């Protein structure tokens, strides 16, 4: 150079002009105004209200191992184990380099493995081999009966250790050599582990993103949580007042009438009088209390803040210098337009240097506030690995 | 903003991890003069999408789009 694949990081710039949100400001005016994800709301956590004597049970989550961290299901190293490439080896392996992931237990116990298959987990015999016995044939050989086999072939996603070499009638850890497996020590490592040796022919499929067991964490609701101020109407609580006497009626709730008093209100300057209404505390009225709603103000934005630069640490991260303050609205601002100029494509011109003209510049968008994570994203910019080409 | 549930056949909905089913609907015959009604038969799915776990996914886990539902205070 070009194409793949990981990783990180930018994701349009300057000007003017009308407008919008906040802050100052008596006004002009000045000054600030989205993101890397602000999304989805899927993890953790501030925060705030309810709830809580203390344990246990249920449910929910996470799971190799060390470290980070306010915390996390996240991040860093690290192990094991898979996949891919390349080397080795007679093969099974084994080494090396990448890359991936919810990576504790299957040897507590339950349960499930459809179809095929002889058999799907107390293993088993369907076709094959083989040794014997019986029959049939001149022979090869063919049927038949009672065994042995797990090497070959068939079924499955999966067949009861793999490979080679021996062995055997046929085989078969049956025996041996590697390799795996299981178990005891030993050593290195904080640990997962790993590496040696020593002992065992090998038992104990698989599936826990089946129920389960172990550990180890978790009280619930969310800023439309929460807190204060506080109308209108309607409600809610307390408190207030002069009744009594008789008679008549009743459906026994009351409802008429008359006396006496009593409160008010007219007449009046006041007192007697005299009209008039009420005297059931149920409603209404009066005074007083309280909670709510509509509105307002708080929360709300200086906070596990950013930026430099130093040190520790493999890294995540911590630690300290010095500097900075950067949207806080509430049906909800952060916009439209033009100029210049950047990046991409196309197209015309051509001295091959460019010029000129057109069209495009994702995805989205603050809602209590932070760590993550996960989805979306034109276009470019650097890192680093593999593969090809061309030139030296 | 914040919180819950759902996505299966045209429509309502049902399905123990093992070839997806029911009622209406539709479509063809039969019955009829004809038409409804019966009878008979048969057609219909990317199981919203992408990905994993498993031999195997409609189910189980992640994501992801779409619809639906509630949210002053007390009771």
């Nucleotide at each position: 150079c070009a194409g793949c694949c990981g990783g990180a990081c930018c994701g349009g710039a300057c000007g003017g002009u009308c407008g919008c949100u906040g802050u100052u400001g008596a006004a002009a005016g000045a000054c600030a105004g989205a993101g890397g994800a602000a999304a989805g709301u899927c993890c953790g956590a501030a925060c705030u209200c309810c709830g809580c004597a203390g344990a246990g049970c249920a449910g929910u989550g996470u799971g190799c191992c060390g470290g980070a961290u306010a915390a996390c299901g996240u991040c860093c190293g690290g192990g094991a184990c898979g996949g891919c490439c390349g080397g080795u080896u007679c093969a099974a392996g084994c080494c090396g380099g990448u890359u991936g992931g919810a990576c504790g237990g299957a040897a507590a116990g339950u349960g499930c493995c459809a179809c095929a298959g002889a058999a799907a987990a107390c293993a088993u015999a369907c076709c094959g081999c083989c040794c014997g016995g019986g029959c049939c044939g001149c022979a090869a050989g063919g049927c038949u009966c009672a065994g042995g086999u797990a090497a070959g072939g068939g079924u499955g996603a999966a067949a009861a250790g793999g490979u080679g070499c021996g062995g055997u009638a046929a085989g078969a850890g049956c025996g041996c050599a590697c390799c795996g497996c299981c178990g005891a020590c030993g050593c290195a490592g904080u640990g997962a582990u790993g590496c040696g040796c020593c002992g065992g022919g090998c038992a104990g499929g698989g599936c826990a993103a089946a129920c389960c067991c172990c550990a180890c964490a978790c009280g619930g609701a969310g800023c439309a949580a929460g807190a204060c101020c506080a109308a209108a109407u309607a409600g809610g609580g307390a408190g207030g007042g002069a009744a009594u006497c008789c008679g008549g009626u009743u459906u026994c709730g009351g409802c008429c009438g008359g006396g006496u008093g009593c409160g008010u209100g007219c007449c009046g300057g006041c007192u007697c009088g005299g009209c008039g209404c009420g005297c059931c505390a149920c409603a209404a009225c009066c005074u007083c209390c309280g909670g709510g709603u509509a509105g307002g103000u708080c929360g709300c934005u200086u906070g596990a803040g950013c930026c430099u630069c130093g040190c520790a640490g493999u890294a995540a991260u911590g630690c300290g210098u010095g500097g900075c303050c950067c949207a806080g609205a509430g049906g909800a601002a952060u916009g439209a337009c033009c100029g210049u100029c950047c990046c991409g494509c196309a197209g015309c011109a051509u001295u091959c240097a460019u010029g000129u003209u057109g069209c495009g510049g994702a995805c989205a968008g603050a809602a209590u506030u932070c760590g993550g994570c996960u989805u979306a994203c034109a276009g470019g910019u650097c890192c680093g690995g593999c593969u090809g080409u061309c030139a030296c | 903003g914040c919180g819950g549930g759902a996505g299966u056949a045209g429509u309502u909905c049902a399905g123990c991890g093992g070839u997806a089913g029911a009622a209406c609907g539709c479509c063809a015959g039969c019955u009829u003069c004809c038409c409804a009604a019966g009878c008979u038969g048969g057609a219909u799915g990317u199981c919203g999408c992408c990905g994993g776990u498993u031999c195997g996914a409609u189910c189980c886990c992640g994501g992801u789009c779409u619809c639906c539902c509630g949210c002053u205070c007390c009771a």